A computed fold for a 267-nucleotide part of an RNA from Carbonactinospora thermoautotrophica, annotated as large-subunit ribosomal RNA, domain VI. Its Rfam family is "Bacterial large subunit ribosomal RNA". Its family is annotated with ribosome and structural constituent of ribosome in the Gene Ontology. Model confidence (mean pLDDT): 86 of 100.
[in-house]
Context: one part of a larger RNA
RNA sequence: CGUAGGAGACUUGAGGGAGGCCGUCCCUAGUACGAGAGGACCGGGACGGGCGGACCUCUGGUGUGCCAGUUGUCCCGCCAGGGGCACGGCUGGUUAGCCACGUCCGUACGGGAUAACCGCUGAAAGCAUCUAAGCGGGAAGCCCUGCCCAAGAUGAGGUCUCCCACCGGGUCAACCGGGUAAGGCCCCCAGGUAGACGACUGGGUUGAUAGGCCGGACGUGUAAGCCUGGUAACAGGUUCAGCGGACCGGUACUAAUCGGCCGAGGG
Numbered sequence: 001c002g003u004a005g006g007a008g009a010c011u012u013g014a015g016g017g018a019g020g021c022c023g024u025c026c027c028u029a030g031u032a033c034g035a036g037a038g039g040a041c042c043g044g045g046a047c048g049g050g051c052g053g054a055c056c057u058c059u060g061g062u063g064u065g066c067c068a069g070u071u072g073u074c075c076c077g078c079c080a081g082g083g084g085c086a087c088g089g090c091u092g093g094u095u096a097g098c099c100a101c102g103u104c105c106g107u108a109c110g111g112g113a114u115a116a117c118c119g120c121u122g123a124a125a126g127c128a129u130c131u132a133a134g135c136g137g138g139a140a141g142c143c144c145u146g147c148c149c150a151a152g153a154u155g156a157g158g159u160c161u162c163c164c165a166c167c168g169g170g171u172c173a174a175c176c177g178g179g180u181a182a183g184g185c186c187c188c189c190a191g192g193u194a195g196a197c198g199a200c201u202g203g204g205u206u207g208a209u210a211g212g213c214c215g216g217a218c219g220u221g222u223a224a225g226c227c228u229g230g231u232a233a234c235a236g237g238u239u240c241a242g243c244g245g246a247c248c249g250g251u252a253c254u255a256a257u258c259g260g261c262c263g264a265g266g267g
Stems, first nucleotide, its partner, number of pairs: 001152001005163007015149003021049007033038001050107006059100004066093005071086006110144003117137004166178004183262002186260002188204002191201002209255003212251005218244003225238005
């Protein structure tokens, strides 16, 4: 820009894409077959590998503004307690998120038309012949079936709901300009389940969108100070303490103020 007015939802599916894998064991059955050794087709069941998708309950990884321990050094006058630097100084743990080594699911059932091939009926050619007319069977493959995208599918589809027939100009026609409706977001702002930017998406005081604060979960693992014991290192008590990122809730304290713009008048 188009989709013969303008919007908001929900859809149909032309067409396209992804996928499509393999093995072991058990039953049938030590049966058919075979002198024996050995050992099935068909059919049924169980488990696994590979690949793929989703997810974070579990297990595990990461977790550089979480907690603790600890070495050297410099600093906060000293003690105590802390801070900086040394690969995040090193070490032990670890929430959310993101992950796999983790978990769940899928790679199915079925239908249709076929390939090689196997047939029925059957002439040409009194026989024979699956083929010439006609009719069956038959693949992990093909078309459907399950999953994903999808009406720029210009062949531009469908359903429901909302907004109405304004003002000025014009050769009163196309058209041009303007203010609005439903609605929209451009803004603008505080955000994230989204994200390189656009986009997508929830919120903007009639408000829980983010931060703060409060509570909880969870993580560290018993803070500082003081007291007691010990010459001391240290131990015990106060103390399952103290501290705290992302998690779950609550609460207008702070910031989303006030507002602006676009947007139909058709046939």